RNAcentral holds the sequence, with entries from ENA. Transfer RNA from Diplonema papillatum, 73 nucleotides, folded computationally.
């Protein structure tokens, strides 16, 4: 250069066209405890890479671009 994969709260990770984007680890506050951790209850935290398109309807289909991995001559 060329061909693919992936890209979701801080991390990891479900969601396969239509409910409120769910859930595990982290955080915040509660309880408990002498105190801590464990355990338990609750609460923040996502405009789903970015910009177009199609569709009534897009996280989900399409294209181009971006990053990031892989493979190739």
């Nucleotide at each position: 250069g060329c061909a693919g994969g992936u890209g979701u709260c801080g991390u990891c990770u479900a969601g396969u066209g239509g409910u409120u984007a769910g859930g595990a680890c982290g955080c915040u506050c509660g309880c408990c405890c002498c105190a801590c951790a464990c355990g338990c209850g609750a609460g923040a935290g996502a405009u789903c890479g970015u910009c177009g398109g199609u569709u009534c309807a897009a996280u989900c289909c399409c294209g181009a671009c971006c990053a990031u991995c892989u493979g190739u001559a």

NCBI's taxonomy places the organism under Eukaryota, Diplonemea, Diplonemida, Diplonemidae, Diplonema. The coordinates come from a structure-prediction model, not an experiment, and the mean pLDDT is 80.